Molecule: SAM riboswitch aptamer (S box leader)
Organism: Planococcus rifietoensis
RNA sequence: UUCUUAUCUAGAGAAGUCGAGGGACUGGCCCGAUGACGCUUCAGCAACCAGCCGUUAGGUCAGGUGCUAAUUCCAGCAGGCACACGCCUGGCAGAUGAAAA
Numbered sequence: 001u002u003c004u005u006a007u008c009u010a011g012a013g014a015a016g017u018c019g020a021g022g023g024a025c026u027g028g029c030c031c032g033a034u035g036a037c038g039c040u041u042c043a044g045c046a047a048c049c050a051g052c053c054g055u056u057a058g059g060u061c062a063g064g065u066g067c068u069a070a071u072u073c074c075a076g077c078a079g080g081c082a083c084a085c086g087c088c089u090g091g092c093a094g095a096u097g098a099a100a101a
Stems, first nucleotide, its partner, number of pairs: 001101002004098005013042005021031003025076004043068003048064002051060003072093001077090005
């Protein structure tokens, strides 16, 4: 990087550092010099995989990941309802885990 598969309306931030963009893309809407984003340290959340118990269901632990603004921030394509705002379903795209190449 590609393929397969599961999940994505819950949860969980401080300090230091840097200095202008960031929220994947596009549009919107937000966050950001009262210092965002990133990085480091510490803390926390969750429980996919691993470990342990168990026939299973499940429980436990926190070793490998992951995550800690907003539902994946909302929409994007198709369809349905309402035909004014909007709501719902499926899909695409994306993120993360596991397994494989």